[in-house]
Molecule: Bacterial RNase P class A
Organism: Sphingobacteriales bacterium
RNA sequence: ACUACCAGCCGAACUAUCGUCUUGUUAGCAAUAACAGGAAGGAAAGUCUGGACAGCACAGGGCAAUACACCGGUGAAUAGCCGGGUGGUGCCAAGCACCAACAGAAAGUGCCACAGAAAAUAACUGCCCCGCGCAAGCAGGGUGAGGGUGAAAAUGUGAGGUAAGAGCUCACAGCAGGUAUAAGUAAUUAUGCCAGCGGGUAAACCUUGUAUGCUGAAAUGCCACGUAUACCAGCGCCUGAAGACGGCCCGUCUGAUGCUGGAGGGUAGGCAGAUUGAUUUUGCAAAGUAAUUUGCAAAACAGAUAAAUGAUAGUUUAGAAACAGAAUCCGGCUUAUGAGCUGGUAGUUUUU
Numbered sequence: 001a002c003u004a005c006c007a008g009c010c011g012a013a014c015u016a017u018c019g020u021c022u023u024g025u026u027a028g029c030a031a032u033a034a035c036a037g038g039a040a041g042g043a044a045a046g047u048c049u050g051g052a053c054a055g056c057a058c059a060g061g062g063c064a065a066u067a068c069a070c071c072g073g074u075g076a077a078u079a080g081c082c083g084g085g086u087g088g089u090g091c092c093a094a095g096c097a098c099c100a101a102c103a104g105a106a107a108g109u110g111c112c113a114c115a116g117a118a119a120a121u122a123a124c125u126g127c128c129c130c131g132c133g134c135a136a137g138c139a140g141g142g143u144g145a146g147g148g149u150g151a152a153a154a155u156g157u158g159a160g161g162u163a164a165g166a167g168c169u170c171a172c173a174g175c176a177g178g179u180a181u182a183a184g185u186a187a188u189u190a191u192g193c194c195a196g197c198g199g200g201u202a203a204a205c206c207u208u209g210u211a212u213g214c215u216g217a218a219a220u221g222c223c224a225c226g227u228a229u230a231c232c233a234g235c236g237c238c239u240g241a242a243g244a245c246g247g248c249c250c251g252u253c254u255g256a257u258g259c260u261g262g263a264g265g266g267u268a269g270g271c272a273g274a275u276u277g278a279u280u281u282u283g284c285a286a287a288g289u290a291a292u293u294u295g296c297a298a299a300a301c302a303g304a305u306a307a308a309u310g311a312u313a314g315u316u317u318a319g320a321a322a323c324a325g326a327a328u329c330c331g332g333c334u335u336a337u338g339a340g341c342u343g344g345u346a347g348u349u350u351u352u
Base pairs, nucleotide, nucleotide: 001348002347003346004345005344006343007342008341009340012316013315014314015313016312017311018310020039021038022037023036024035025034026033027032041323045334046333048332049331050330051329052328053216054215055214056213060250061249062248063247065212066211067210068209069208070084071083072082073081074080085102086100087099088098089097090096103207104206108205109204110201111200112199124147125146126143127142128141129140131138132137155173156172157171158170159169160168174197175196177194178193179192180191181190182189183188220272221271222270223269229263231262232261233260234259235258242254243253244252279300280299281298282297283296284295285294286293287292
């Protein structure tokens, strides 16, 4: 320098003409006019997730249900992110990269297809003992080391022992457990000692611990207009119907010619919520491994209501194309994406 892979960043600006919506000022009874500003993303997508805000109620408690699960830090957050530990995957290995729905299998109950004798109270082949038999072999007893099946077969190697064998005994290991010391904030790691010996599976039921109200901007609040509760049914009127926004139970409160349901009638207009903030961007300084935090300075800010934010031409830039369009707002995760830039790993080549 080139190639491949992985991860991340960014994803337009200016001028002119015409057009759409909106903010402010001035003029106007109003429609509107003039001037000065602004106007769709890094994901606006998915609706996965955490909150802000609003309502139900300040009378709660229990059960069920749901969610989470190594340690520390960060954060508004239960989301996420950063660092570490343990286990695992890829490459021959190191190194590097990536993954984890990471509590418990020594509370209990299940499951491990097929093959195989047997998936944990085992006997197909084989080995040994004894009896019968010319022999091949047959019957009984013992065994589980060797072989076979399988993803996995009663922890491994060696020695002793035995009729033949087996942790049967011993030594050294391995595995899960307990304990002491040392290091560390901790998870954990190392070493020593004790006693033990099928394994896997909890994304099987389950157990342990912690936490938890729900609904959702078509929420919710206010104003205007209009009519019909005239009718039917059920329950009920303090001996209490109905209601109090996830389910059930207990409890508490409100509660009367009332409530629930059916059928029918009227209306569907306006204002707020609604965008100045746990806000965004840039620069500098400090702390920290990092995520992130603090301070100073500067700049910036769509608000439609069936839905506006555009078109043309030129220029700048490494590029201006792809994926794609705000609807209460903000944070995160995931997915899609042209050109370009940054970092890492591997390979090739060349020069110094």